RNA sequence: CUACGGACUUAGAAAACUGAGCCUUAUUGGAGAAAUCCAUUAAGUGACCGCUCUCAAAUUCAGGGAAACCUAACUCUGGUAACAGACAAGGCAAUCCUGAGCCAAGCCGAAAUUUCGGAAGGUGCAGAGACUCGACGGGAGCUACCCUAACGUAAAGCCGAGGGUAAAGGGAGAGUCCAAUUCUCAAAACCAGAAUUCUGG
Repeated sequence: CUACGGACUUAGAAAACUGAGCCUUAUUGGAGAAAUCCAUUAAGUGACCGCUCUCAAAUUCAGGGAAACCUAACUCUGGUAACAGACAAGGCAAUCCUGAGCCAAGCCGAAAUUUCGGAAGGUGCAGAGACUCGACGGGAGCUACCCUAACGUAAAGCCGAGGGUAAAGGGAGAGUCCAAUUCUCAAAACCAGAAUUCUGG
């Protein structure tokens, strides 16, 4: 402040509360001249985290992990008992990736009138998914603040120039759709169970 739930984002739970991401602070290590950046561990005290233009393509095949949460056979422990706790393993899944293939605009290289190759990034990676948009994504520029080793200059971080910072949410973000959108009811298969599949209201 509040919609009374909470108050950066997100996924769960009846609830207690929990997982993941961002940011800030601190420890340690690494890169850098520095600003600063990356990684690790922990904590939370979380106000703010700029603007304009541009691109919308590919969207396929296959593979390796995974927190919290749900179930818990056999067995063990507690209990008079009902039951409770632990646990193999299973489930669901926020999400972390890999190989091949493919890709818009821009960039680099070669060729030459439109082609080939490359780097980054994307797709793969929604609830099976379809479509539109554009951003928190790709590209270009601007603005603000910070740094100064090299280069330029008579000299200079007070100039040019070069570098850094201006969070994340897209493993579907905003929408529209969907008999596989959701909710709810009833059966069936399967199962120890959670779950999964299928049919209909």